[in-house]
The RNA shown here (Bacterial small signal recognition particle RNA) has 98 nucleotides and comes from a Mycoplasmatota bacterium. It matches the Rfam family "Bacterial small signal recognition particle RNA". About the family: The signal recognition particle (SRP) is a universally conserved ribonucleoprotein involved in the co-translational targeting of proteins to membranes. Rfam classes the family as a non-coding RNA gene. The gene name in the source record is ffs. The RNAcentral record of the sequence draws on ENA.
């Protein structure tokens, strides 16, 4: 001083981890200007029977609130893997000099 191995560093790509954020999912949700049914009562009809349609009840929009689990997207001072780099680093070093 060194062939070459190995880990480290770095770079890419990949998986999980956390982190927000939507989306699903429940729950609440319209005097009227959403549906449905529409009691009472109104309106046409000789009459049968018909129309409209308030409240009340249902099922929802719009929004609201919760949130296990899943899915997506976005992030990294979080962990691992693969694979390149080797004129970054450490580590052993055959063989050879002295």
């Nucleotide at each position: 001083a060194a062939a070459u191995a190995a880990a480290a560093a770095u770079g890419a790509c990949g998986c999980a981890a956390c982190a927000a954020g939507a989306a699903c999912g429940u729950u609440c949700g319209a005097a009227c200007c959403a549906g449905g049914u529409c009691a009472g009562g109104a309106c046409c009809g000789g009459a049968a029977g018909g129309u409209a349609g308030c409240a009340g009840c249902c099922u929802u929009a719009a929004g609201a609130a919760c949130u296990a689990a899943u899915u997506c997207u976005u992030g990294u001072g979080u962990g691992c893997g693969u694979c390149a780099u080797u004129u970054u680093u450490u580590u052993a070093g055959a063989g050879g000099u002295g």